[in-house]
Molecule: transfer RNA
Organism: Candidatus Doudnabacteria bacterium RIFCSPHIGHO2_02_FULL_43_13b
RNA sequence: GCGGUCGUAGCUUAAAGGCAGAGCGCUUGCGUCUCACCUGCGCAGGAGGUUGUGGGUUCGAAUCCCAUCGUCCGCU
Numbered sequence: 001g002c003g004g005u006c007g008u009a010g011c012u013u014a015a016a017g018g019c020a021g022a023g024c025g026c027u028u029g030c031g032u033c034u035c036a037c038c039u040g041c042g043c044a045g046g047a048g049g050u051u052g053u054g055g056g057u058u059c060g061a062a063u064c065c066c067a068u069c070g071u072c073c074g075c076u
Base pairs, nucleotide, nucleotide: 001075002074003073004072006070007069010024011023012022013021018059026046027045028044029043030042031041032040052068053067054066055065056064
């Protein structure tokens, strides 16, 4: 220099053009345990995302196209 993979919440990840979701973690309440608190266990809530960045296509983009940054793999 060329080709390809991956990039979504703090972490791990789902979503193959039509409401951006889950688990863990964080947080609130209740129950259980305990003399009581903390911890643990169970249940029910909540917050947290301009989907790496910038453009394009489309009524509509995490998804398709172009460029670019980073990561990893291969080729020369």